[in-house]
RNA sequence: AGAGUCGGUCGAGUAGUCGCUGUUUUAUUGUAAUGAUAAAAGAGAGGAAAGUCCGGGCUUCAUAGGGUAGAGUGCCAGGUAAUCACUGGGGGGCGUGAGCCUACGGAAAGUGCUGCAGAAAUUAAACCGCCUCUCAUCUGCAAUCUUUGAUUCUAGGCGAGUGGUAAGGGUGAGAAGGUGCGGUAAGAGCGCACCGCGCAACUGGUAACAGGUGUGGCAAGGUAAACCCCACUCGAAGCAAGAUCAAAUAGAGAAGCGUUGGUGUGACCCGCACUGUUUCUGGGUAGAUUGCUUGAGCGAUAAGGUGACUUAUCGCCUAGAUGAAUGACUGCUUUUAACAAAACCCGGCUUAUAGACUGACUCUUUUU
Numbered sequence: 001a002g003a004g005u006c007g008g009u010c011g012a013g014u015a016g017u018c019g020c021u022g023u024u025u026u027a028u029u030g031u032a033a034u035g036a037u038a039a040a041a042g043a044g045a046g047g048a049a050a051g052u053c054c055g056g057g058c059u060u061c062a063u064a065g066g067g068u069a070g071a072g073u074g075c076c077a078g079g080u081a082a083u084c085a086c087u088g089g090g091g092g093g094c095g096u097g098a099g100c101c102u103a104c105g106g107a108a109a110g111u112g113c114u115g116c117a118g119a120a121a122u123u124a125a126a127c128c129g130c131c132u133c134u135c136a137u138c139u140g141c142a143a144u145c146u147u148u149g150a151u152u153c154u155a156g157g158c159g160a161g162u163g164g165u166a167a168g169g170g171u172g173a174g175a176a177g178g179u180g181c182g183g184u185a186a187g188a189g190c191g192c193a194c195c196g197c198g199c200a201a202c203u204g205g206u207a208a209c210a211g212g213u214g215u216g217g218c219a220a221g222g223u224a225a226a227c228c229c230c231a232c233u234c235g236a237a238g239c240a241a242g243a244u245c246a247a248a249u250a251g252a253g254a255a256g257c258g259u260u261g262g263u264g265u266g267a268c269c270c271g272c273a274c275u276g277u278u279u280c281u282g283g284g285u286a287g288a289u290u291g292c293u294u295g296a297g298c299g300a301u302a303a304g305g306u307g308a309c310u311u312a313u314c315g316c317c318u319a320g321a322u323g324a325a326u327g328a329c330u331g332c333u334u335u336u337a338a339c340a341a342a343a344c345c346c347g348g349c350u351u352a353u354a355g356a357c358u359g360a361c362u363c364u365u366u367u368u
Base pairs, nucleotide, nucleotide: 001364002363003362004361005360006359007358008357009356010355012333013332014331015330016329017328018327020044021043023041024040025039026038027037028036029035046339050350051349053348054347055346056345057344058238059237060236061235065270066269067268068267070234071233072232073231074230075089076088077087078086090104091102092101093100094099105229106228110227111226112223113222114221127169128168129165130164131163133161134160135159137157138156139155140154142152143151144150145149177195178194179193180192181191182190196218197216198215199214200213202211203210204209242290243289244288245287252281253280254279255278256277257276261275262274263273264272297316298315299314300313301312302311303310304309
């Protein structure tokens, strides 16, 4: 100097004038209740508020549970209110590396699937090939005789058949583990050595797991994001949840079951509680308050911990609208500004994002 990896911060600020919404104080006034006006003080959209993907807090059913099916999760340990895609480790994979990914329990309980190619893709099998034997034929050596030929024996070649083989070759991602030596008619873990795989105890570690030792010729690949097996966990609905005050009503109509029944917040069964209840048609009212913002809150310091995080002390109070508030103008700072707008609250994840700043680490090149 270049190329990368893993993080962090900002994303307009400040001053003034007018306007909008809430809170507090004071004054005036009013309603069935909630209120209304004026002045002063002070406050008023995000890092993702988005998605509605996860997990909770909170509210109701509710007095009560148990079982079956079902659903979710799936290496180990920790952290948290809880889930994790959070933290730290282990196994596997990718990268020269810093680092990144992981849908990571079980294939020796069982079932299923595995295209094309290939003989054969699950207790198998023989396309080419190798070996033994038989038949037939050709050639050569040797011997004999009946001598221009025949017979016997032996070696080799080509062809056909029976038997053995899975070492060599071929197909394929994968063909009964790999390499080497011995052995065999030819071969084969057939035997041996080393490696791999399984099992056992020992050592280290909380554990996942790792290491070496011994032992066994060794159950052939993949797939459970196929069915399945194993382990653990699991009520539902939702702020339009609920609660209070006010107002109004047609104590209407029809159909079903009816104590051996009916109803009751995941399904079914048992149980428990109550004693009526389900469906359809039609009519009336719906204003206000609360829930609603003090929170698993934020900041600083100290201690503990590899870390996520925990504990203690001190300080701060930062939107609560309800047809939906935060806008307009001016000056200064360099002002250029993308994605974009709270509706019960919180913690994660994912997605969008103009531009600016910054920390640590890796690799390459050059110079000293």
Bacterial RNase P class A from a Methylococcaceae bacterium, 368 nucleotides, folded computationally.
It was read from a public genome assembly, where an Rfam model found it.
The coordinates come from a structure-prediction model, not an experiment, and the mean pLDDT is 75.
Its Rfam family is "Bacterial RNase P class A". From the family's description: Ribonuclease P (RNase P) is a ubiquitous endoribonuclease, found in archaea, bacteria and eukarya as well as chloroplasts and mitochondria.